The RNA shown here (Guanidine-I riboswitch aptamer) has 131 nucleotides and comes from Myxacorys almedinensis A. Rfam family: Guanidine-I riboswitch aptamer. Rfam describes the family as follows. This family represents a conserved RNA structure found upstream of the ykkC and yxkD genes in Bacillus subtilis and related genes in other bacteria. The source organism's lineage runs through Bacteria, Cyanobacteriota, Leptolyngbyales, Leptolyngbyaceae and Myxacorys almedinensis. The coordinates come from a structure-prediction model, not an experiment, and the mean pLDDT is 79. Of the family's consensus pairs, 96% are formed in the model.
RNA sequence: CGAGUCAGCCUCUAGGGUUCCGGUUUGAGUUAGCAACGCUUAAGCGACUGGUCCGAGAGAGGCAAGCGAGUUAGAAAGUUUUUCAACCAAACUGACUUACUGCUACACGGCGGGAUAAAAGCCCGGGAGAA
Numbered sequence: 001c002g003a004g005u006c007a008g009c010c011u012c013u014a015g016g017g018u019u020c021c022g023g024u025u026u027g028a029g030u031u032a033g034c035a036a037c038g039c040u041u042a043a044g045c046g047a048c049u050g051g052u053c054c055g056a057g058a059g060a061g062g063c064a065a066g067c068g069a070g071u072u073a074g075a076a077a078g079u080u081u082u083u084c085a086a087c088c089a090a091a092c093u094g095a096c097u098u099a100c101u102g103c104u105a106c107a108c109g110g111c112g113g114g115a116u117a118a119a120a121g122c123c124c125g126g127g128a129g130a131a
Stems, first nucleotide, its partner, number of pairs: 008063005015054002020051002022048001023045008065104003069101003073097002077093005106126001108129001112124003
């Protein structure tokens, strides 16, 4: 200097639309003569606050995983002291295991396309590009 790999999961939020629920508009039916209200049904409406639902690499929290260091406990094996030799005992080193603590940085970003009912800060994408 260049290339490659990795950059997880859960909960929530910013945000998102409209399958379902709710709401609302119109039509039809029904309840007692009419009307209103209520109930049933059909079609429409998300510039309908909402519930269900989707949801961030560059948002939040938690968990996992990784990294190196320190500390606690254990520990295969080895060395030394000792002995005629060995056992025992003591000291030192110690792969590895365990628990606790610490760290996990930085990050401007289209057009266009894709999925789902539909859309989005979802996915393509830490992309293209820019500095």